[in-house]
Context: one part of a larger RNA
RNA sequence: UCCUACGAGUUGCCGUCGUUGGCGAGGUUAAGACGUUAAGCGUGAUAGCCGGAGGGAAACCGAGUCCGAAGAGGGCGCAUAGUCAGCGGGGGCAGACGCGAAACCAAGUGAUCUACACUUGUCCAGGUUGAAGGUCCGGUAACACGGACUGGAGGACCCAACUGGUAAGCGUUGAAAAGCUUUCGGAUGAGAUGAGUGUAGGAGUGAAAGGCCAAUCAAACUUGGAGAUAGCUCGUACUCCCCGAAAUGCCUUUAGGGGCAGCGUCGACACAGGUCCGCAUGAGGUAGAGCGACUGGUUGGAUGCGAGGGCUUCACCGCCUAUCAAGUCCUGUCAAACUCCGAAUGCGUGCGGAUGGCGUGCGGCAGUGAGGGCAUGGGUGCUAAGGUCCAUGUCCUAAAGGAGAAGAAUCCAGACCACCGGCUAAGGUCCCGAAAUUACGGUUAAGUUGAUCUAACGAGGUCCGGUCGCAGAGACAGCUAGGAUGUUGGCUUGGAAGCAGCCAUUCAUUCAAAGAGUGCGUAACAGCUCACUAGUCGAGCGACUGGGCGUGGAUAAUAAUCGGGCAUGAAACCGUAUACCGAAGCCGUGGGACGCGCAAGCGUCGGUAGGGGAGCAUUCCAGCGGCGGCGAAGGUUGUGGGACGACCAUGACUGGAGCUUCUGGAAAAGCAAAUGUAGGA
Numbered sequence: 001u002c003c004u005a006c007g008a009g010u011u012g013c014c015g016u017c018g019u020u021g022g023c024g025a026g027g028u029u030a031a032g033a034c035g036u037u038a039a040g041c042g043u044g045a046u047a048g049c050c051g052g053a054g055g056g057a058a059a060c061c062g063a064g065u066c067c068g069a070a071g072a073g074g075g076c077g078c079a080u081a082g083u084c085a086g087c088g089g090g091g092g093c094a095g096a097c098g099c100g101a102a103a104c105c106a107a108g109u110g111a112u113c114u115a116c117a118c119u120u121g122u123c124c125a126g127g128u129u130g131a132a133g134g135u136c137c138g139g140u141a142a143c144a145c146g147g148a149c150u151g152g153a154g155g156a157c158c159c160a161a162c163u164g165g166u167a168a169g170c171g172u173u174g175a176a177a178a179g180c181u182u183u184c185g186g187a188u189g190a191g192a193u194g195a196g197u198g199u200a201g202g203a204g205u206g207a208a209a210g211g212c213c214a215a216u217c218a219a220a221c222u223u224g225g226a227g228a229u230a231g232c233u234c235g236u237a238c239u240c241c242c243c244g245a246a247a248u249g250c251c252u253u254u255a256g257g258g259g260c261a262g263c264g265u266c267g268a269c270a271c272a273g274g275u276c277c278g279c280a281u282g283a284g285g286u287a288g289a290g291c292g293a294c295u296g297g298u299u300g301g302a303u304g305c306g307a308g309g310g311c312u313u314c315a316c317c318g319c320c321u322a323u324c325a326a327g328u329c330c331u332g333u334c335a336a337a338c339u340c341c342g343a344a345u346g347c348g349u350g351c352g353g354a355u356g357g358c359g360u361g362c363g364g365c366a367g368u369g370a371g372g373g374c375a376u377g378g379g380u381g382c383u384a385a386g387g388u389c390c391a392u393g394u395c396c397u398a399a400a401g402g403a404g405a406a407g408a409a410u411c412c413a414g415a416c417c418a419c420c421g422g423c424u425a426a427g428g429u430c431c432c433g434a435a436a437u438u439a440c441g442g443u444u445a446a447g448u449u450g451a452u453c454u455a456a457c458g459a460g461g462u463c464c465g466g467u468c469g470c471a472g473a474g475a476c477a478g479c480u481a482g483g484a485u486g487u488u489g490g491c492u493u494g495g496a497a498g499c500a501g502c503c504a505u506u507c508a509u510u511c512a513a514a515g516a517g518u519g520c521g522u523a524a525c526a527g528c529u530c531a532c533u534a535g536u537c538g539a540g541c542g543a544c545u546g547g548g549c550g551u552g553g554a555u556a557a558u559a560a561u562c563g564g565g566c567a568u569g570a571a572a573c574c575g576u577a578u579a580c581c582g583a584a585g586c587c588g589u590g591g592g593a594c595g596c597g598c599a600a601g602c603g604u605c606g607g608u609a610g611g612g613g614a615g616c617a618u619u620c621c622a623g624c625g626g627c628g629g630c631g632a633a634g635g636u637u638g639u640g641g642g643a644c645g646a647c648c649a650u651g652a653c654u655g656g657a658g659c660u661u662c663u664g665g666a667a668a669a670g671c672a673a674a675u676g677u678a679g680g681a
């Protein structure tokens, strides 16, 4: 992992709703009894229970009653039939759909492991060191002291046994649920060890690590309370048909759980509504707009009440101002908590039309109460997020099909079944790939582009416009020539001569034209240029500006690429046009189920949680039948059937003794999953 078997909403009682049946102003018996019996059934028993009257706290009254002074008013009642049993849905109490704790408590069992203690034994090769003391000699007045020898102390030294377990390697489904090898600590001691004995579970023991207490320890093990509890996780078994959610609000020791409401479904009735469109008519303060209409914010200027500062003065007065500044005027502007204004939508009401698994109330049963993306209006955030919080819509959730290379929610479109028929949608039509290498006009040269995402800024890229100016009286560009004089303008300066800087009615003269000078240059001059003019040439030129497509800006981690190949008057981009392809859409043909309808026919049939309906199979029982050694059940392998399906029938082979249609009844009544249980492969 697979196969086979087993494996989860049950049973009792209570009350509730539905349904079937009996009786009905009534309904019904319980225990016990009697009869009969295999279970059981029948008879009877009227205690009790429910209903038949309510209201009030009660006295009490009563189709009424209570509050009240009340013949007021109001509350609850009357004017609506129940009850007993069967079955079904859901609820309560019980283990209550199944499996699952960590734990708690009680009574016991454990110190043959291990901890500590007690009693009594046992063990420590060999080697080394040489304390105290002692003896002898020396020495002293006597001691002290010195030397040699002796002696044999020590949680002394080295190192086996023994005991431990430092480091590494190996081992890691091991040889072993802690070992092996090498290495290492202690090895006369707080030493090691045998046997016997003691201490027990909130207890022991502990040179203390929460260690150890039989491979178990922050509370052992066994049995019991016990099916503890588990708002948690997992699992929960045949088929078909109809409808079909929610992830919200309020409250919650509540937030991954609940209660009520909302949204689903089913039922019998009642009501006459619901939705959409048109017309009409209302309320409103959003978008926008506005603010010489308020409350506030706010740019620049003019004026300047008043204030500050300075001057002056005995004081009053007065004068000045690089300060502040009310108000007014001009100019510009803002607001969710501003409004003189003010839509569109949405909402209410009336009338008319259309429409239906459309509405409301009542009752049974739910599920949901983690939502998510997208679009739009907002808050928050960075006008960040596949962010977060609201609102309105939509889709996914619970939706398959086509497009988007691929891809829950983007675009198209909602799958009852069948078809080797047709038309379209989005999107496409060179090849991969179904369909245009389609037609016409324009753009792009960057492989831009053909998927997606880039900016400020830069640029005689290129195409199409607009405005102004110059131009056969010759423009623009090039070339030839000129570009002068007062004058070195004045000032400044060491110098300043067109060209450091400052000033200016920057003037005047000669001219075809020429600035008191555009740039380079010099210390200053000089020099080279430019503006401007003439000649040459011979047709368009220049400036500004709008738009289209392109260009630079342009950097990411394993090899690139538009999905790929590839594509340049396109297979790119913009525009126009006609064809075609393209889906489970629509149509056609055939079929099914359901609803409505007399019929003809019309309509409907995606679906998770969930509600409702109809069936199939298994085991057993009852009744009427049927089959079977001329071969039951079961098995293997074929064939056929029912609209589909759970399934049913049957041939052959096998098997070898029971099986079963139909009508009902009763359940230990259906397995793919639970790290399910057992067995097997």
Stems, first nucleotide, its partner, number of pairs: 001681006011094004016089008026050003033043004054061002064076004097235002100232001104225006115199009124189001126158003129154001133150006162186003167182004201217001204212002238615006248261005262368002264365004269361003273358001274355009288341001289339002295335003300330004306324002308321004371396010401412003416591004421587003427581003430565003436578001438577006449567002457552002461549010478536005484509003489503003515530001519528002592605005616670001618667006625660003634654008